The RNA shown here (transfer RNA) has 71 nucleotides and comes from Mucilaginibacter ginsenosidivorax. Its mean pLDDT, the model's own confidence on a scale to 100, is 81. The same sequence occurs in records of 3 taxa. Rfam family: tRNA. About the family: Transfer RNA (tRNA) molecules are approximately 80 nucleotides in length.

RNA sequence: UUUCCUAUGGUGUAAUGGUAGCACUUCUGAUUCUGGUUCAGACAAUCGUGGUUCGAGUCCAUGUGGGAAAA
Numbered sequence: 001u002u003u004c005c006u007a008u009g010g011u012g013u014a015a016u017g018g019u020a021g022c023a024c025u026u027c028u029g030a031u032u033c034u035g036g037u038u039c040a041g042a043c044a045a046u047c048g049u050g051g052u053u054c055g056a057g058u059c060c061a062u063g064u065g066g067g068a069a070a071a
Base pairs, nucleotide, nucleotide: 001070002069003068004067005066006065007064010024011023012022013021018054026042027041028040029039030038047063048062049061050060051059
């Protein structure tokens, strides 16, 4: 330099183009003499910019970060 893969709550991981879920974590409450376990609830996310579309996490272009290969 070129090509390919990848990016989703704090972490891990889903989502046929049609309301972004689940688990753990955190917080609040119940339970308990206290803690743990258990139960109920709450907060928290689509890498950036543009395009296609009635509608984009998903499709397209480009950039950024990470990874791989070739030279």